[in-house]
Molecule: c-di-AMP riboswitch aptamer (ydaO/yuaA leader)
Organism: Actinomycetota bacterium
RNA sequence: GCCGAAUCUCCCGUGCCGUGCGGGAGAACGGGGGACCCGAGCAGUUGGGGCGAACGGAGGUCUGGUGGCCUCCAAGCGCACCCGCGCGAGCCCGCCAGCUAACCCCGCAGGC
Repeated sequence: GCCGAAUCUCCCGUGCCGUGCGGGAGAACGGGGGACCCGAGCAGUUGGGGCGAACGGAGGUCUGGUGGCCUCCAAGCGCACCCGCGCGAGCCCGCCAGCUAACCCCGCAGGC
């Protein structure tokens, strides 16, 4: 400096006396649940749902198969600025959630 919400302030304790670490509280930022109205409104382990850009295809190879590995395309995303370069993953809830005012709950990491 970049991706990302992921930064800042205060209090206590701790080591130390500069910073650090742990716990708590608050602000900013981010996410979820949650009425009327509207929408939907048979059922559905073929469950259903959430965060995120990461939704989906084609081919090759190993395997009896599930599946694994590799290559390419690609919705979309980031940096850059009009050239181009990268990403196009992963994780969570647990039978349950449309929208949704009041209200309630959660995150505040990690990576390059």